[in-house]
RNA sequence: AGAAUUUGAUCUUGGUUCAGAUUGAACGCUGGCAGUGUGGAUGAGGCAUGCAAGUCGAACGAAGACGUAGCAAUACGUGCUUAGUGGCGGAAGGGUUAGUAAUACAUGAAUAACUUGCCUUGCACCUGGGGAUAACGAUUGGAAACGAUCGCUAAUACCGAAUGAGGUCAUGUGUGGCAUCACAUGUGAUGAAAGUGGGGGAUCUAGCAAUAGACCUUGCGGUACAUGAGAGGUUCAUGGGAUAUCAGCUUGUUGGUGAGGUAAGAGCUCACCAAGGCUAAGACGUCUAGGCGGAUUGAGAGAUUGACCGCCAACAUUGGGACUGAGAUACUGCCCAGACUCCUACGGGAGGCUGCAGUCGAGGAUCAUUCGCAAUGAGCGAAAGCUUGACGAUGCGACACUGCGUGGACGAUGAAGGCCUUCGGGUUGUAAAGUCCUUUCGCGUUUGAACAAGGGAGGUUAGUGAAUAACUAGCCGACUUGAGGGUAAAACGUAAAGAAGCACCGGCUAACUCCGUGCCAGCAGCUGCGGUAAUACGGAGGGUGCAAGCGUUAAUCGGAAUUAUUGGGCGUAAAGGGCGCGUAGGCGGAUUUAUAAGUCUGGUGUGAAAUACCGUGGCUCAACCACGGUGCUGCAUCGGAAACUAUAAGUCUGGAGGGUAGGCGGAGAAAACGGAAUUCCAAGUGUAGCGGUGAAAUGCGUAGAUAUUUGGAAGAACACCGGUGGCGAAAGCGGUUUUCUAGCUUAUUCCUGACGCUGAGGCGCGAGAGCAAGGGGAGCAAACAGGAUUAGAUACCCUGGUAGUCCUUGCCGUAAACGAUGUGUACUUGAUGUAGUUGGGCUCAACCCUGACUGUGUCGAAGCUAACGCGAUAAGUACACCGCCUGAGGAGUACGCUCGCAAGGGUGAAACUCAAAAGAAUUGACGGGGGCCCGCACAAGCAGUGGAGCAUGUGGUUUAAUUCGAUGCUACGCGAAGAACCUUACCUGGGCUCGAAAUAUAGAUGGCGAUAACAGAGAUGUUAUUUUCCGUAAGGACAUUUAUAUAGGUGCUGCAUGGCUGUCGUCAGCUCGUGCCGUGAGGUGUUGGGUUAAGUCCCGCAACGAGCGCAACCCUUAUCAUUAGUUGCCAACACGUAAGGUGGGGACUCUAAUGAGACUGCCUAGGUUAACUAGGAGGAAGGUGAGGAUGACGUCAAGUCCGCAUGGCCUUUAUGUCCAGGGCUACACACGUGCUACAAUGGUCGGUACAGAGGGCUGCAAGACCGUAAGGUGGAGCAAAUCCCAGAAAGCCGAUCUCAGUUCAGAUUGUGGUCUGCAACUCGACCACAUGAAGUCGGAAUUGCUAGUAAUGGCGAGUCAGCAACAUCGCCGUGAAUACGUUCCCGGGCCUUGUACACACCGCCCGUCACAUCAUGGGAGUUGGUUUUGCCCAAAGUGGCUGACUUAACCGUAAGGGAAGAGGUCACCAAGGUAAGGCCGAUGACUGGGAUGAAGUCGUAACAAGGUAGCCCUACCGGAAGGUGGGGCUG
Repeated sequence: AGAAUUUGAUCUUGGUUCAGAUUGAACGCUGGCAGUGUGGAUGAGGCAUGCAAGUCGAACGAAGACGUAGCAAUACGUGCUUAGUGGCGGAAGGGUUAGUAAUACAUGAAUAACUUGCCUUGCACCUGGGGAUAACGAUUGGAAACGAUCGCUAAUACCGAAUGAGGUCAUGUGUGGCAUCACAUGUGAUGAAAGUGGGGGAUCUAGCAAUAGACCUUGCGGUACAUGAGAGGUUCAUGGGAUAUCAGCUUGUUGGUGAGGUAAGAGCUCACCAAGGCUAAGACGUCUAGGCGGAUUGAGAGAUUGACCGCCAACAUUGGGACUGAGAUACUGCCCAGACUCCUACGGGAGGCUGCAGUCGAGGAUCAUUCGCAAUGAGCGAAAGCUUGACGAUGCGACACUGCGUGGACGAUGAAGGCCUUCGGGUUGUAAAGUCCUUUCGCGUUUGAACAAGGGAGGUUAGUGAAUAACUAGCCGACUUGAGGGUAAAACGUAAAGAAGCACCGGCUAACUCCGUGCCAGCAGCUGCGGUAAUACGGAGGGUGCAAGCGUUAAUCGGAAUUAUUGGGCGUAAAGGGCGCGUAGGCGGAUUUAUAAGUCUGGUGUGAAAUACCGUGGCUCAACCACGGUGCUGCAUCGGAAACUAUAAGUCUGGAGGGUAGGCGGAGAAAACGGAAUUCCAAGUGUAGCGGUGAAAUGCGUAGAUAUUUGGAAGAACACCGGUGGCGAAAGCGGUUUUCUAGCUUAUUCCUGACGCUGAGGCGCGAGAGCAAGGGGAGCAAACAGGAUUAGAUACCCUGGUAGUCCUUGCCGUAAACGAUGUGUACUUGAUGUAGUUGGGCUCAACCCUGACUGUGUCGAAGCUAACGCGAUAAGUACACCGCCUGAGGAGUACGCUCGCAAGGGUGAAACUCAAAAGAAUUGACGGGGGCCCGCACAAGCAGUGGAGCAUGUGGUUUAAUUCGAUGCUACGCGAAGAACCUUACCUGGGCUCGAAAUAUAGAUGGCGAUAACAGAGAUGUUAUUUUCCGUAAGGACAUUUAUAUAGGUGCUGCAUGGCUGUCGUCAGCUCGUGCCGUGAGGUGUUGGGUUAAGUCCCGCAACGAGCGCAACCCUUAUCAUUAGUUGCCAACACGUAAGGUGGGGACUCUAAUGAGACUGCCUAGGUUAACUAGGAGGAAGGUGAGGAUGACGUCAAGUCCGCAUGGCCUUUAUGUCCAGGGCUACACACGUGCUACAAUGGUCGGUACAGAGGGCUGCAAGACCGUAAGGUGGAGCAAAUCCCAGAAAGCCGAUCUCAGUUCAGAUUGUGGUCUGCAACUCGACCACAUGAAGUCGGAAUUGCUAGUAAUGGCGAGUCAGCAACAUCGCCGUGAAUACGUUCCCGGGCCUUGUACACACCGCCCGUCACAUCAUGGGAGUUGGUUUUGCCCAAAGUGGCUGACUUAACCGUAAGGGAAGAGGUCACCAAGGUAAGGCCGAUGACUGGGAUGAAGUCGUAACAAGGUAGCCCUACCGGAAGGUGGGGCUG
């Protein structure tokens, strides 16, 4: 610090996901030790049991125990025990987070409005009395809990009295202050206490005495006041949740006066008076929540959080209440009510673990019913001490953090085993084994700290004191205190001995192979993997990461600049309000002075401790802990500065407004008027059609239409001008005239003097459609009707036609209300139009030239932008203010509220689903888009196919098998250049199993082979006879057999492959290097203008070059030349004729080698002085002369595993192999490709002429003879320019047939033959004779061909024993017609355009319906929670009142008084009851839409001009997408 994921690729927008850190965690697998932390987050659910708050005898009485004395009664003593009275403490400590959005918390202030036990300090005092009561005793009630009555007694318990400093109250004076006040001082009134412990010489009192007391001293305690510290109460300011789909709330409410009350201010409470108070800076309501120091994360700002530790608050079974007290409305106190649990003798009682352990429950989930007060702290005590589940310890849990270990060194035959393998090896791997060494931790034995400070017999010094006493302080000090624990630590012993797992390995993301599986099983954080070669599933080997842990899940922050203060956006991606006016608010020109709120700066206080950071130190290190420093970005306060903002006062003119003089316009409102056109009415003329369409029909018309003429009526709209021209805020505005209203602008710079900008709410305007009422109604026209079209046509087209469109008035308030661009201001190179006004120059004037301002356009610089584009009318640079956005769908939907007559508008979610949705641009592909061009593509022609018969191939069917493959063009006379057996792969049956054929090793044998016989369909088997070689004598060769490795497979996968091939297409294209352009994909080059068969060439050009293609080079052919002259040839010569037969010749033909030739080279014209084109000359040939070979980058997962090769899989007495027979040749049918025909341009017969190219020894075979023929006999010649196949045929010359199913055609069938072959039955070809079918030129449709071509005629070859060949590949003969041209069909190339396509139009995609699942809205209701209001009832308690009643202390001689209490009553009030609401949740027959699902149904709405351009608002209609009308937009 980033990465993955939308696309064919790109950039952007934008969401999703990952890598990091963290946790009071849980779960899975695994688990050695130690230290330090940490551990009920859920039911504030219920709790058995034990413990968690006592202490003081130096406050008090009493009882008991022990000791001493005594015979005993009893007495005395004690540093003993304690039920009660009394004091202090039980308000702390400990727990929890239910409630609480403020009576809480944090920070900072205030208290001149207050309180304070214990503690500190100061000062003074503590005199003298009284009456009770518990304990106890007696009697008594009750099951118990617990009482009742009578009697006795004490106090530091209780109550008077005395005193009276200070205090308090009243009042006077003075000083000070901040209003209430504070301080000092005078007077009057009021107003307190408690004793007890230790010691003591003299004196006094009581007593016989012992002794007690007074007195003195000392400690503790008490009272009053003041003081400090600490603590508390109250108040103020600021801060920190959600929601406006909560907008109004409030009656003690807000304030005042008076009173009450409190420690204290206050509506805190009450009476009366007033009507206030809060709220958009969010009141009130609802939901959620303890707050903070801090914690986690983050660069920070922030976001999330509030376990442990600390501070504060609240709570203590639920609700209410007070008492006591310094302090409570009291966790282990009290009273009452409710729920629950327990005891009960049924009459009554008891209880409260949100203390520590523990238990049940619920839960994914959280420990011991341990030890100790030794330490630290707390309570009490004078102290010793007692108590303390606070605390200190130990235990349990890998829950977290930290540390240590599981060994170290050497060790290559790179062992064995595993895994992989290209079989060579590689890897595990120095890893192991082995050798040497060490012993942390563990285990055993032994030693053994620190945590201990204190307490304290006794002694000593000093102080106080009358005192050598006591007390206090210091010092010495016998003795004594440890839960953990024989723990930490150490030493010795022991032996490598006891100690490694978990996750992952396609990418992100470090780490790869094999096997299994076969869209199954499964994985998955995202993308996605799995359909027979899975690095993605499962296992294994190996590897990577972390490590006593590792993963998963959950959660938080981060990454996320993805809520953007730091730090985002709004033309098209989500996002500018339809437009204006304007309130609050925000912001605001120049200048001067003052102030000091903001701002800046310095000081002070505070910001608890812990945490954080830095430093140092202590545990062996670390975690952890201690100490010191910094920090805590904050708040408050006191000074200072005065630039900026602000405030106050003043001045100015530049912003704004006004004045004066003009100008402009479809700006608005109202009224009047006008002509053209349409329709209608009337009349005339006139006759058969009109109208309408792609074509028609419905419709109108002989009752006279349309057409035409005249007259009239009505309504609506205003041609031309008219224009990216004008005006208006927008919506919008268009004939002419008048009236009224508003605006803009120019000139001038006269006036005011910041009066300004923006604008949440609010108010107004707001196309069209629509609604209401009343008019109007010509044309047009939703709905509707009819006619067409169509598979259908609820549409497009046509004929009609109603609302509506128009007017008036009132609603509605929306549009693609768009520049998809808020308003205002300022600044920033230019060019060129246009509208309005105005200035200057020239001129007599106009024209013309040149400026300024305001508007409105186009193009463009910088800059901006993802790009497109914008560019002074900004989307540039800035400022001010407003509105809006935050993934897509669900959805602008639901609910709620609000507006509306309605239609509907405004506001506006969630569950759930997905990993995308989207923008711009790029390359392709496609278009029922455009342009240019080509091709036997069409057209023009010729000949066909499709009809018949046959041949052949395919499909289908059949079959035991009909082997397999090829399937639009690009399968179908294709693989197959030749299936009777073989081939042969198929079927049936019979055999073999290291195999029919190959290699290696080892063992055994000696044969193999040949001949014969037998069995068998044969393969094969059995039997008989015969039978090796080399050799150094070990063995080897060869053969058979056995065994092991292996063979074999036309078995599967052409979608694992190589190679080869087809096709687009012999189309002209396909690319690269460098440069340039672009963020990039990409572009440029290769586009453009010409030209060409051609990306062929030329010109131009940010391109310059190059490559693969094109062309050429190659072959054949057309002309000539040279060379050569046999087997070819023969002009001249000779011989010879039957013949180039012979001599001879090389001239010619020919053969076959080398050359020449053709290049737009020459001329004319056109063209850019080009390329090139047209014509011409010459030439055998002229513009690539003709033909062939040659096939770019690529496409089709095209074809082929059955040509060959090959990975993987499968098979191995069979899917291999051998053999016989059968099948591939079947046959209701369909299709393709051919042949032969249908005849006279012909058939038949006779005669006769002219080729080329091939083949031939397992061969071609002549002449001759035989046969009607196929053929046979025979074998001259020839391995070939020599011989043979071999007769070319159409043609030509004659003859005949005469238009017929024929003298056409030849299928089919019969008979007889020939040939090949082991064998022609299934299943060959041919011959002869006989037979003589369909067929008379072929529907829709469709094929080939542009010249030596089509058509037509024959010939040859390969394969091959033969042949189904009419096929295929070649050869020559005869030999045409037509092309105006590119509109159309098909295919292709280039450019351009649109695109929602990229598997690329055989694309994509919309809606209804049907089925399944899921979440959700409505819903008669049902049910629960919460809250409000009214009424009823009213416990305990407090307060008020209270006749009668009761009462120890005070007063009074007494009566009685005072005072208190019980009881009664009133007020308030919890719980409860009842009635009516508000809000929220659950559920609900039925119902609405939504989402998602496999290959369902119906159509085809959108994307291309998507076949009717699309979309927006609105209305109507329709199975559905949708259609139509009106207005609008261009996306």
Molecule: small-subunit ribosomal RNA
Organism: freshwater metagenome